Small-subunit ribosomal RNA from an uncultured Pseudomonadota bacterium, 1369 nucleotides, folded computationally. The coordinates come from a structure-prediction model, not an experiment, and the mean pLDDT is 85. Its Rfam family is "Bacterial small subunit ribosomal RNA". The RNAcentral record of the sequence draws on ENA.
């Protein structure tokens, strides 16, 4: 950069992941070469073997074995010379080289000085010498003693081993003198003392020596190495604050190579340390290396420099040099031999082994090279080194094949079945050989001699696509997508997260991506992390300002001058090891890699200069700060004295039945006299009004009024002092309320406690009580939301307007008004800032200065541990462990027993239900073979079903079918249909009889039905409504709901759409950073309500005839039908309102403010309902989950609910008689008249395809008789007889009639529903379904009622407020 807090922003903040790295492990895979790397763990403990020797030119002795010559007893022995081993004496190395990283926090290391306080072998250069003498001793040999390791007599010998004399120069040591200096030195010069040696060899010789090298002594210089010292630097803990006696110094003395407390004596008391001593933890350190834009940060493998260390701790010795990896001694542990008295050993050298561990290699070859030790040399030695081997451990290079190839092959996979992809990929074809293989040549490292490496690198030639590709990944970050299994199970996962039947996320495939002889994965580690911020951050409200002062230390620090020149800048000189890193070049075919040159090492030291700033020193000043002088305002503090009002309390009186107290009670006082009232007395505490976003004080915090002491402010004016200042770590002081001690006091209030109440419960919140506590003395406590959640000072940066407490000017009697000023304290507000909320001369603005403080949430302000405290407890502070977040500001919904404002049969006012009866339907529930299936709050329950006896029908038992009841194809036969026999319960099956379709171009072809047949397939009312489409409920006909321009806002969004008005409405009208638009509202469409017009048959009947009858002539004017039209729009008037919209009221009008009703439902909400009206993806049956058939279920019944219906009576019921509709509906039909029947019905059939005709009688109502309150002439359930229609068929299970039968019900407990005008209540009427079945449902008319308002309950709208809420109370 990017995910991850949110419905969504910003903004803080953690957390993660993208890149580089590596001495790495682990998983899969694995061709070749180069080049480097290669026990990071047990400094754990080793078998074995090598890793230090060398010199005979320093020295004696000298085996084996050769030549000679003597003796033999023939086995040998001896002597001469030759060679020289083994081991000795000495000389030199053995302190290099190599290897570890335990220790070490240190002058260990790095860097830059010192040594005037030093060493130095071997090397180099000069100067000088080497004369003389002596005594030993290993080795050999005898002898002993011991398992052994080795050890002891004895005797006898060499030397560049060892001792002595001699000589010697300021070599050393002592004391004197002069010159110079860096001043404990140097050079010069004197006395007096002391220190040397070694020879060995080649050549030459006259054998006396001559000279070559080597090699030794003094002494002086160089080189290289070393020692000591000092400046600075580089680490973590203060939950280590104090350390220290040889400690600090000084004087001697002693030791050292050399200064020193290095070491001892004596003498002083020092020395360190918050600029972090001491103590802990931890660590080799560097140049480098790894990340990084740098600044850092993290590391100290290989390569190189120091430095320690060498089984563990100590010692010294030799030696130029050690306090010695492959020496010595002593102690320790371990092992290992042993004859038990003794010994021996040290792989952190190179192999290698066991062991530890995630993990790290050959018991290899060479001195060929470089380099080292001896040596005059030859040369030996060399596990150092140089090479091989082994490891994909890292880098780097090659490669596994190149062209060409479309029937786009097969085969995988997908698939919307058409195809797509894998994909030029393969196959084929034509070519090439890197690498591996085989042969052959054949280096450089070595200029002569020597080559482990190596017959290696490299070159030539031959065969032959031949020998050679894999790992991770594919939701977003992050580049890469489908299918199938799986079903919150397997699993995955770096975060966020994926999985609960359609998983791009899990396994798997196919297909893509990346990367490639590697590919992931885990760890580290630095980046991103400005997330400890030097560069480069924070701190009202996210973490983060100490409760407040006052001050040390420390940091900062006013003007002017002057000096210095530390700091600062500039020149130069040294140093900054090589290697690495850059830059340029050069060697390996290139690259890794290696080489050579430059730069660069950002430091450190000197050393010339420069003076602006700081620093220092000195002088000087007056504006910071202060001091004298007269003022001033205040509840600043501190002790002392003293007022009234009040509340209790306590005595008298007066006076009687209650008081008190609460939403309502009660406990609680009160007839022993309470509360109320009067008068008097007592005692604490607190100071009503005055007062006030007034006043004082650093904060906590101060209030009645007098007095003493007494701090701090402010204003004014001069005069003084001269920077005397800011801040403030540690340390000291104050410091609300509780609380704690001692000792007083104690009216009221009131934890704790105790009743009463309230509640499910009520350890609360209300009431009555009541102690400690508040109150005052001393002392202790030290903590708050001690808050402006805002340290302190100091400057500067627009204003306005209040208040508090001073100066001044005008002006005037008078500060009455006005101006201008200094000090507090408030409110608004510009720029600026801020994530924003906001802040805004009282800053959260621009700056300096110091001082606290933060680093994700939780665990915790907690444990431990220190410190204070009498205790309560305070302060200082962690970690394990979890979490992916916590969090802050603002948006926008939604919600609140928050507000305003407004709407609805929401309340209310009212009718009439429901709940209670009986009976109808529906559901739950239980039943059952089976009671098919959805629907479930309002929005399921007279709902789908506008009509289950068989069908319907999906269930449930039994019987059947298997290309199927349906559909497409191929064959092959016929009409098909119909009717009849047999057997079955049919389904079916078997027979039998009728009949011989249409169309033709006479080839055939169609449509229909039987029967074969096979496979793409048919069938599911089988699941999934949470996979969908349509459609439908529902908030809701509620007034909303959004765009697009522009403004505003960092942005989620705002704005418009909010406000004032007004209306049924977001309806309009005004005003407004908005101005337009869309869906919604309304209008437009139906249909009633009036009028006119056009038409008058089947309507209709004023006028003329006629008739029982509009029945018929006539007639269309009425009524009516049904097509066109008028009409109504706040237009008119008046009032009211802003002169608006608009409201109130009148006219006229059939209707008045939407005219009544209906159709018509905006953005979306409930994963709301339907997979069983339909389509539809996907799962799932396929002799069944399909399909037929008969029967039987859905109609069951101890219960419960909901929706109706009939009641319970007299506003009724019963009997007669009489009036008045509207919308349908009718030929598979509706059916008139007349007969029959007591009725349901039958019987007949005119008329009707309908404004003709039938259904069809409206009924409540009106006139009358009757009944008289009763389980009734109320009320019809059940019932039992007899019938009537539909129907193939009424058992199970229709529906009606009549006769008898006469059950609960006397109005329905909590609760609960519907309704606002032709509306509720009542009354019948018709219609879909339908053979039949309506108390259901849709529709018609008829008669015909109550609202005062909006405080409460439900909903709902708009404003605005609170949120920790957002699958949203």
């Nucleotide at each position: 950069g990017a995910g991850u807090u949110u419905g969504a922003u910003c903004c803080u903040g953690g957390c993660u992941c993208a890149g580089g790295a590596c001495g790495a492990a682990c998983g899969c895979u694995g061709g070749c070469g180069g080049c480097g790397c290669g026990c990071u763990u047990a400094a754990c403990a080793c078998a074995u073997g090598c890793a230090a020797g060398u010199c005979g030119a320093g020295c004696g002795a000298g085996a084996a074995c050769c030549a000679g010559g003597c003796c033999u007893u023939c086995g040998g022995g001896c002597c001469u010379g030759g060679g020289g081993a083994c081991a000795g004496c000495g000389g030199c190395g053995a302190a290099c080289g190599g290897g570890u990283g335990a220790g070490u926090a240190a002058c260990a290391c790095g860097u830059g000085g010192g040594u005037a306080a030093u060493c130095a072998a071997c090397c180099c250069u000069c100067g000088a010498u080497a004369c003389u003498g002596g005594g030993a001793u290993a080795g050999c040999c005898c002898g002993g003693g011991g398992a052994a390791a080795c050890c002891c007599g004895g005797a006898u010998u060499a030397a560049u081993a060892c001792c002595g004399g001699a000589u010697g120069g300021c070599c050393c040591u002592u004391u004197g003198g002069a010159u110079c200096c860096u001043c404990g030195g140097a050079u010069c010069u004197g006395a007096a003392g002391g220190a040397a040696a070694a020879g060995g060899u080649a050549g030459c010789u006259u054998c006396g020596g001559c000279c070559u090298c080597c090699g030794a002594u003094c002494g002086a210089g160089g080189a290289c190495g070393a020692g000591c010292c000092c400046g600075c630097g580089g680490c973590g803990g203060a939950u280590u604050a104090g350390c220290u006696u040889g400690u600090u110094g000084g004087u001697g003395a002693g030791g050292u190579a050399a200064c020193g407390g290095c070491u001892c004596a004596c003498c002083a008391a020092g020395g360190c340390g918050a600029c972090g001593a001491u103590c802990c933890g931890u660590a080799g350190c560097u140049g480098g290396u790894c990340u990084g834009a740098g600044a850092g940060g993290a590391c100290g493998a290989u390569c190189a420099g120091c430095c320690a260390c060498a089984c563990u701790g100590g010692g010294a010795c030799u030696g130029a040099g050690a306090u010695a990896c492959g020496g010595c001694c002593c102690a320790g542990a371990c092992u290992c031999c042993u004859a038990c008295g003794g010994g021996a050993g040290g792989c952190a050298g190179c192999a290698g082994u066991g062991g530890g561990g995630a993990a790290u290699a050959u018991u290899g070859g060479a001195c060929a090279a470089u380099g080292g030790g001896c040596g005059c040399a030859a040369g030996c030695c060399u596990g150092a080194u140089c090479c091989a081997g082994c490891c994909a451990u890292g880098c780097c290079g090659c490669g596994u094949g190149a062209g060409u190839g479309a029937u786009g092959a097969a085969g995988g996979c997908c698939u919307u079945a058409g195809g797509g992809u894998u994909g030029u990929a393969a196959a084929g074809c034509u070519c090439u050989u890197u690498u591996g293989g085989c042969g052959g040549g054949g280096a450089c490292g070595a200029u002569a001699a020597u080559g482990a490496c190596g017959g290696u690198a490299c070159c030539c030639g031959c065969a032959g696509a031949a020998u050679a590709a894999g790992u991770c990944c594919c939701g977003g970050c992050u580049a890469a997508c489908u299918u199938c299994g799986u079903g919150c199970c397997a699993g995955c996962a770096g975060c966020c997260g994926c999985g609960g039947u359609a998983a791009u996320a899990c396994g798997a495939a196919g297909g893509g991506g990346a990367c490639u002889a590697g590919c992931g994965u885990u760890g580290u580690u630095c980046g991103g992390a400005a997330u400890c911020a030097c560069u480069g951050g924070g701190c009202g409200u996210a973490a983060a300002g100490c409760g407040c002062a006052c001050g040390u230390a420390g940091g900062c620090g006013g003007a002017u001058u002057u000096g210095u020149a530390a700091g600062u800048c500039a020149g130069g000189g040294g140093u900054g090891a090589a290697a690495u890193c850059c830059c340029g070049g050069g060697g390996c075919u290139c690259a890794a890699c290696c080489u050579c040159g430059g730069a660069a090492c950002u430091g450190c030291c000197u050393u010339u200069g420069a003076u602006a700033c700081u620093g220092c020193g000195g002088a000087u000043c007056u504006c910071g700060a202060g001091u004298c002088c007269g003022a001033u305002a205040g509840a600043g503090g501190u002790g002392g004295g003293u007022g009234g009002a009040a509340u209790u309390c306590c005595u008298a009186g007066u006076g009687u039945a209650g008081a008190g107290g609460u939403g309502a009670a009660a406990u609680u006082c009160g007839u022993a006299g309470a509360u109320a009232u009067u008068a008097g007395g007592a005692a604490g505490a607190a100071c009503a009004c005055c007062a006030g976003u007034g006043g004082c004080g650093a904060a906590g915090g101060c209030g009645g009024c007098c007095c003493c002491c007494u701090g701090g402010u402010u204003g004014g004016a001069u005069a003084c002092u001269g920077a005397c200042g800011c801040u403030g770590a540690u340390a000291c002081g104050c410091g609300a309320a509780a609380g704690c001690g001692u000792g007083g006091g104690g009216a009221g209030c009131a934890a704790a406690c105790a009743g009463g109440a309230u509640u499910a419960g009520a350890u609360a919140c209300c009431c009555u009580g009541g102690u400690a506590g508040u109150c005052c003395a001393c002392g202790c406590u030290g903590u708050a939301a001690a808050c402006g959640a805002u340290g302190g000072g100091c400057a500067c940066u627009a204003g306005g307007u209040g208040u508090c407490c001073g100066g001044g000017g005008u002006a005037u009697c008078g500060a009455c008004c006005c101006c201008c000023u200094g000090g507090g304290u408030g409110c608004c507000g510009c720029a600026g800032c801020u994530a924003a909320c906001g802040c805004a001369u009282u800053a959260a603005g621009u700056g300096c200065c110091c001082c606290g403080c933060c680093u994700g949430g939780g665990g915790a302000g907690u444990a431990c541990g220190g410190u204070c405290g009498c205790a309560a407890g305070a302060u200082u502070a962690a970690a394990a462990c979890u979490c992916a977040a916590a969090g802050g500001a603002a948006u926008u919904g939604a919600c609140g027993g928050g507000g305003g404002c407004c709407c609805g049969c929401a309340c209310a006012a009212g009718c009439g239900g429901u709940g209670g009866a009986g009976c109808a339907u529906g559901u739950g529930g239980u039943u059952c073979a089976a009671u098919u299936c959805g629907a479930c709050g309002c929005a399921a329950c007279g709902c789908g079903a506008a009509g289950a006896a068989c069908c319907u029908u999906a269930c449930c038992u039994g019987g059947g079918c298997u290309a199927g009841a349906c559909a497409a194809c191929g064959g092959u036969g016929g009409a098909c249909c119909g009717u009849c026999c047999u057997a079955g319960a049919g389904a079916u099956a078997g027979g039998a009889u009728u009949u011989u379709c249409c169309c033709u171009u006479c080839g055939g072809g169609g449509a229909c039905u039987g029967c074969c047949g096979g496979u793409u397939c048919g069938g599911g009312u089988g699941c999934u409504g949470c996979a969908u489409g349509g459609c439908u409920g529902u908030c809701g006909u509620c007034a909303g709901c959004u765009c697009g321009u522009g403004c505003c806002g960092u942005g989620a969004g705002g704005u418009g759409u909010u406000g004032g008005g007004u209306u049924a409405a977001g309806u309009c009208c005004c005003g407004c950073a908005a101005c337009g638009a869309g869906c919604g509202c309304a209008a437009c469409c139906c249909u009633c309500g009036u009028c006119c017009u056009u038409a008058g048959u089947u309507g209709c009947c004023a006028c003329c005839a006629u008739u029982c009858a509009g029945u018929u002539g006539g007639g269309c004017a009425c009524u009516c039908u049904a097509g066109g039209g008028a009409g109504a729009c706040u237009g008119c008037c008046g009032g009211c309102g802003u002169u608006a919209a608009g409201c109130c009221g009148g006219a006229g009008g059939a209707a008045g403010g939407u005219g009544g009703g209906g159709a018509c439902g905006a953005c979306g909400u409930c994963a709301a309902g339907u997979c069983a009206u339909c389509a539809u993806g996907g799962c799932c049956c396929u002799u069944a989950u399909g399909u037929c058939c008969a029967g039987g279920g859905c109609c069951a019944c101890a219960c419960a609910c909901g929706u109706g219906c009939u009641a319970c009576a007299a506003u009724g019921g019963g009997c007669g008689g009489u009036a008045c509709a509207a919308a349908g509906g009718g030929u598979u039909g509706c059916a008139a008249a007349c007969c029959c029947g007591c009725g349901a019905g039958g019987g007949g059939g005119a008329g009707c395809u309908a404004a003709u005709c039938c259904c069809a009688a409206a009924a409540a109502g009106c006139c009358g008789c009757u009944c008289u309150c009763a389980g009734u002439u109320c009320g019809g359930a059940c019932u039992g007889g007899a019938g009537u229609c539909u129907g193939c068929a009424a058992c199970u299970c229709g529906a009606c009639u009549c006769c008898a039968u006469g059950a609960a019900g006397u109005u329905g407990g909590a609760a609960u529903c519907g309704c606002u005008a032709g509306u509720a209540a009542u009354c019948g009427c018709g219609g879909a379904u339908c053979a039949g079945c309506a108390c259901g449902c849709c529709g018609c008319g008829g008669u015909g009622a109550u609202a005062c308002g909006u405080u409460c309950c439900c909903g709902g709208g708009c404003c605005u407020u609170g949120u920790a809420c957002a699958c949203a109370c």